[in-house]
Molecule: transfer RNA
Organism: Candidatus Woesebacteria bacterium
RNA sequence: UGGGAGAUCGUCUAAUGGUAGGACACAGCGCUCUGGACGCUGUAAUCUAGGUUCGAAUCCUAGUCUCCCAG
Numbered sequence: 001u002g003g004g005a006g007a008u009c010g011u012c013u014a015a016u017g018g019u020a021g022g023a024c025a026c027a028g029c030g031c032u033c034u035g036g037a038c039g040c041u042g043u044a045a046u047c048u049a050g051g052u053u054c055g056a057a058u059c060c061u062a063g064u065c066u067c068c069c070a071g
Stems, first nucleotide, its partner, number of pairs: 001070007010024004018054001026042005047063005
């Protein structure tokens, strides 16, 4: 430099263009003599900027970063 893939709660991971969900973690409550385990509830996210669309995590364009291949 060229080609390809990827970016979603604190972490991991889902989501035919139509309510952004689950697990772990965290907080609260219950249970327990206490803790752990277990049960219930809750907080929390779509890399950035534009475009298409009634509606975008998803489609298009540009950019940033990461990984792979080639030179």